[in-house]
RNA sequence: AGAGUUUGAUCCUGGCUCAGGACGAACGCUGGCGGCGUGCUUAACACAUGCAAGUCGAACGAGACGAUUUAGAAGCUUGCUUUUAUUGAGUCGAGUGGCAAACGGGUGAGUAACGCGUAGACAACCUGCCGCAAAGAUGGGGACAACAGUCCGAAAGGACUGCUAAUACCUAAUGUUGUAUCUCCUCCGCAUGGAAGAGAUAUUAAAGAUGGCCUCUACUUGUAAGCUAUCGCUUUGCGAUGGGUCUGCGUCUGAUUAGCUAGUUGGUGGGGCAACGGCCUACCAAGGCGACGAUCAGUAGCCGGUCUGAGAGAAUGAACGGCCACAUUGGAACUGAGACACGGUCCAGACUCCUACGGGAGGCAGCAGUGGGGAAUCUUCCGCAAUGGGCGAAAGCCUGACGGAGCAACGCCGCGUGAGUGAAGAAGGUCUUCGGAUCGUAAAGCUCUGUUGUCGGGGACGAAUGUUGAGGCCUAGAACAUAGGUUUCAAAUGACGGUACCUGACGAGGAAGCCACGGCUAACUACGUGCCAGCAGCCGCGGUAAUACGUAGGUGGCGAGCGUUGUCCGGAAUUAUUGGGCGUAAAGGGAGCGCAGGCGGGAAGGUAAGUCUAUCUUAAAAGUGCGGGGCUCAACCCCGUGAGGGGAUAGAAACUAUCAUUCUUGAGUGCAGGAGAGGAAAGCGGAAUUCCUAGUGUAGCGGUGAAAUGCGUAGAUAUUAGGAGGAACACCAGUGGCGAAGGCGGCUUUCUGGACUGUAACUGACGCUGAGGCUCGAAAGCCAGGGGAGCGAACGGGAUUAGAUACCCCGGUAGUCCUGGCCGUAAACGAUGAAUGCUAGGUGUAGGAGGUAUCGACCCCUCCUGUGCCGGAGUUAACGCAAUAAGCAUUCCGCCUGGGGAGUACGGCCGCAAGGCUGAAACUCAAAGGAAUUGACGGGGGCCCGCACAAGCGGUGGAGCAUGUGGUUUAAUUCGAUGCAACGCGAAGAACCUUACCUGGCCUUGAGAUACCGGGAAUCCUGCAGAGAUGCGGGAGUGCCUUCGGGAACCCGGAUACAGGUGCUGCAUGGCUGUCGUCAGCUCGUGUCGUGAGAUGUUGGGUUAAGUCCCGCAACGAGCGCAACCCUUAUCCUCUGUUGCCAGCACUUCGGGUGGGAACUCAGAGGAGACUGCCAGUUAUAAACUGGAGGAAGGCGGGGAUGACGUCAAGUCAUCAUGGCCCUUACGGCCAGGGCUACACACGUGCUACAAUGGGGCGUACAGAGGGAAGCCAAGCCGUGAGGCGGAGCGGAUCUCACAAAGCGUCCCGUAGUUCGGAUUGAAGUCUGCAACUCGGCUUCAUGAAGUCGGAAUCGCUAGUAAUCGCGAAUCAGAAUGUCGCGGUGAAUACGUUCCCGGGCCUUGUACACACCGCCCGUCACACCAUGGGAGCGGAAUGCACCAGAAGCAGCUUGCUUAACAGCAAUGAGGGCGGCUGCCACGGUGUGUUUUGUAACUGGGGUGAAGUCGUAACAAGGUAGCCGUA
Repeated sequence: AGAGUUUGAUCCUGGCUCAGGACGAACGCUGGCGGCGUGCUUAACACAUGCAAGUCGAACGAGACGAUUUAGAAGCUUGCUUUUAUUGAGUCGAGUGGCAAACGGGUGAGUAACGCGUAGACAACCUGCCGCAAAGAUGGGGACAACAGUCCGAAAGGACUGCUAAUACCUAAUGUUGUAUCUCCUCCGCAUGGAAGAGAUAUUAAAGAUGGCCUCUACUUGUAAGCUAUCGCUUUGCGAUGGGUCUGCGUCUGAUUAGCUAGUUGGUGGGGCAACGGCCUACCAAGGCGACGAUCAGUAGCCGGUCUGAGAGAAUGAACGGCCACAUUGGAACUGAGACACGGUCCAGACUCCUACGGGAGGCAGCAGUGGGGAAUCUUCCGCAAUGGGCGAAAGCCUGACGGAGCAACGCCGCGUGAGUGAAGAAGGUCUUCGGAUCGUAAAGCUCUGUUGUCGGGGACGAAUGUUGAGGCCUAGAACAUAGGUUUCAAAUGACGGUACCUGACGAGGAAGCCACGGCUAACUACGUGCCAGCAGCCGCGGUAAUACGUAGGUGGCGAGCGUUGUCCGGAAUUAUUGGGCGUAAAGGGAGCGCAGGCGGGAAGGUAAGUCUAUCUUAAAAGUGCGGGGCUCAACCCCGUGAGGGGAUAGAAACUAUCAUUCUUGAGUGCAGGAGAGGAAAGCGGAAUUCCUAGUGUAGCGGUGAAAUGCGUAGAUAUUAGGAGGAACACCAGUGGCGAAGGCGGCUUUCUGGACUGUAACUGACGCUGAGGCUCGAAAGCCAGGGGAGCGAACGGGAUUAGAUACCCCGGUAGUCCUGGCCGUAAACGAUGAAUGCUAGGUGUAGGAGGUAUCGACCCCUCCUGUGCCGGAGUUAACGCAAUAAGCAUUCCGCCUGGGGAGUACGGCCGCAAGGCUGAAACUCAAAGGAAUUGACGGGGGCCCGCACAAGCGGUGGAGCAUGUGGUUUAAUUCGAUGCAACGCGAAGAACCUUACCUGGCCUUGAGAUACCGGGAAUCCUGCAGAGAUGCGGGAGUGCCUUCGGGAACCCGGAUACAGGUGCUGCAUGGCUGUCGUCAGCUCGUGUCGUGAGAUGUUGGGUUAAGUCCCGCAACGAGCGCAACCCUUAUCCUCUGUUGCCAGCACUUCGGGUGGGAACUCAGAGGAGACUGCCAGUUAUAAACUGGAGGAAGGCGGGGAUGACGUCAAGUCAUCAUGGCCCUUACGGCCAGGGCUACACACGUGCUACAAUGGGGCGUACAGAGGGAAGCCAAGCCGUGAGGCGGAGCGGAUCUCACAAAGCGUCCCGUAGUUCGGAUUGAAGUCUGCAACUCGGCUUCAUGAAGUCGGAAUCGCUAGUAAUCGCGAAUCAGAAUGUCGCGGUGAAUACGUUCCCGGGCCUUGUACACACCGCCCGUCACACCAUGGGAGCGGAAUGCACCAGAAGCAGCUUGCUUAACAGCAAUGAGGGCGGCUGCCACGGUGUGUUUUGUAACUGGGGUGAAGUCGUAACAAGGUAGCCGUA
């Protein structure tokens, strides 16, 4: 620091997801040790049991026990036991009293608050214990517990009578001081005021205890009422500590919470408090808070800090520390220095427990622990040894604070599970191309070490304060008592714990797992599975070769842990202060005016709020950063230091602010002008449509793609004249004008707004923007009243259509128009808020002004304002924008934050309604989107080509037959090929064989191959059984090489490795092939352009059959294709002449037969020739085209071979090869028979025909190219013929197949189912073959079917072509109408490119990219999910009104009662109880509000491989689409 994911690819926008860190965690697997930390986040749910706050006898009385002392009695073993009384160190602990219990410990329910944080204030306060200082402590009194007795009660507990002490209580005295009031005076401050001093009046205190001593006093032994020391007590001042109160600032979310408030805001008097204060009360005034967010609702303890982050921030507030709040729920006070009190009291409520039913008891959010809840959180431990706290003079006691241990990998940190060597690279596992590779120096083996572990031995620090003892010094003291202070030494004291640590022995011995391995993301193979099982954080894997599932091997990562889940921060610049945006991605308000607010021109001056600097202060500690130190290191702990925030004081004055002065350039006013569909009202005008009247006139009009509805003989349409009425204003007219926008268009008048130009007289910053607010605001729509020609939702009819609630046509109501009032929205758009300034140009246009020139007008130049186009810099994701910015800056406003749900629901406001404004969530997806690119496509456009159409010729489709296919049938009808590009295709040839299929019979190392062993040469002849395979036999024969062991070929038998498979997968493949298409295309290198995909080149202008060539051009070149090179054919030449040829010569049986010839034909070798080379024209002086000459051939001469990059998962596993899977006495092999030849039917391809351009008979002429040895077969003979006999020649320019046929000549037939046609059938033959029944060909005779030119539709062909005629060959024993070739005869037509089909190039649109056989919308049906409404029903919270009123406090009190004081007493003062009043908790009633749960039914929404109906959108999407409205 980034990465994955939208696309065919790209850039951008934008969301989702991941990698990091953290945790009081939990879960899964695993688990050796130690240190340091941490451990109910949920039910502030309920709690059994034990403990958590006591202490002081040096405050007090009584009591119990009691070492000891003394005396007596009894027993007797006469020094012991028992007992009585006494004394009593000391111990115990109920009670009175003092202090503590308000700390410490827990929890976070409540609280949005001066609660907390921070900085201040108190001149408005309190403070026990503690420190310092001053003064004092005198004299009296009466009680109450305990205790005893009586009584009530189950208990808890209580009542009455009586006794008693105090540091308990009361009274009086004194009064330094304090307090209150008054007077005087001094000083000070920050407003009220404060402080010191002096005087007067009033008022207020106290307690003793312990130790010691006898100097003083008393009695006088010694003691205390005396003295003394210490502690305690009282009053006061100061301090310290702790608290209380007030204030500035900061402190979550919601406006779908906008108004709240009556003690409310303030004042005066009074009360109350420690203290200020509406804190309380009476009266008076009517204030106070709020858009800078009051009130209300929701949520929440706050902070130091913690976590994350570069930081700013965001999240968080466990543990540790500070503050606050709470203690079963609610209320209340008492005591006290301090509480409205966790382990106190009272009352009320709920709950639990006890009960004798009368009544009582309780409060773990203390430490352990239990139940419950929950994913989840520990021991009913040890100790006060340390630290700290309470009490005490102290010893000491108490202390679940605390110190420790236990449990838990919950976290952090550290250590170990061994180290070195060791290649036969062991065994074994896994993979394998079978060679090997890998686990792997890993193991074993050898040599070591000893952390840890086990056993044994030693063994701490934490513990010195205090106390006691012994000394020293100092102080108080009358003192040598005593006490205090300080100091030295000694003693005792450890829960942890026999722990840490040290050490000896033993012995590699006891100690490794978890997750991952498709990309992100480090790490790959095999097997199993087969869209199943499963995985998954995102993208996505799995449908038979899964690096993605499961397992194994291997590898990677971390390691006593590893993964998963959850949460937070980060990445996320994805809420953007740092640090984002708004033309098209989400996003500019429809427009203006304008209050508040924000921002604001030039100059000089003052102030110092912001700002900056310095100093002081604060910022608790802990933590973090930095520097050190201590535990062996680290975690952990200790010490030091820095940093940020706030406050105060002083200073600076540039900027902002503020005050006052001034200026004119911003803004405004005046004056002089002209332009304009700017607005409102009134009047006027002509053209056109329609209607009415009248005339002329006659059969149609109208409408459409074509029609029909409609109108018209009752006279339409057309035409002429007159009239009525409403609406809109042709031409001018213009990317012209005006207006803020919406919008504004005939002419005239009236009223009226704004802008512009010129001038520079006036004001002097008066400005800009603008949340709320107000006004305007197209069309549609609404209300009322008019009006209504045309047009025209709804509606009716006619068409179209599968349907047509549409598009088209004929009608037609609201509406459109006017007046008044609503509505308030539009794709209200420049999809671009307003204002100001700045930043190259060019060119139009509208309005105005100036200058030059002129007599004047044009023209030309300059300036301002408006409105367009082009374009540079710049900017932008790109497209584009570009002085009218989307550039560079400033100010203000509005708005956005993934898509869908949804501009929906609920609530509120507005509206007559329609509806508008504001405006969510649950749920769901991993995208949705913008711009541009390449393709593909279009019922888009342009150009061009092709037997593509057209023009022609001949066919197919009808018939019969042949052949192939589908279907059906069958035991089997083997398999494959299926639009073009399957169907006379694989098959160039199924009677057996072929053959793969079926039935039956057989074989199991197999029919054949390789290897091993045994036997035999091989081989030949033959018998029997059987359908045959096969089985059982007989005979002949014994070869070759040899080192004599044996070996080679071949045959038989055996055993094992293996063979075999036309079994599956052409969607695992190779190879081969088809097709687009012989179409002209497909690419690359370098350069250039673009962020990029890509573009350019290859586009453009011409031209061509052609990306063929030329020209131009940011391209220049190149490759695969095209063309050419190859074959053949057409002409000529040269060479060679046999089997071919024969001109001339000779012979001849007249046949090139022979001699001969080498001329010709021909054969087969090599050459020539054709290149737009020449001429003319056209074009651009090009390429090229057109025409011509010459030439056998002319513009590619004809034909063939040749098939670019690629497409179709095209075809073929059955040609062959091949991965994987499957079968192995069978899915292999052999044999016989059958089948592939079936037959209601459908289709394709052909043959023969339907006849006279023909058929038949007779005669007669002319090819080319091929084949031939298991062959072609001559002559001759036989047969009507197929054919037979025969045997010459020929491996062939020699022989043969082999007569070519159409043609030509002649005769017959005369338009008929025929002398056409030949199917079918019968009979008889012939050939091939082991064999023609299923199932061959041919021949002869006989038979003589359909068919008279073929519906819709459809095919081929552009010249030696179509058509027509025959010939040959491959396969092959035999079996072509098929296929492949060959020649003979030999046409017609092409105007042309509108249309159909296919293709090429350019361009355009696109929501397509599996690419239009694409994409995609809505209803309906089904399933599931969340949600709105809903008669209601229930819960919670809360407002108001009223009732009620416990305990408590305050006030009153005529009832009862009363120790201290007064009084001789009576009685009083004062108190208590009771009563009443006020306040008030729980509770109750009524009525609102908010929120939540649930609900029959209902509304839409979302999601869901293959449901229904249509076809709305994307291309001109087939009616351009979209927005608002009805």
This is a predicted structure of a 1526-nucleotide RNA (small-subunit ribosomal RNA) from an uncultured rumen bacterium. The prediction has a mean pLDDT of 83.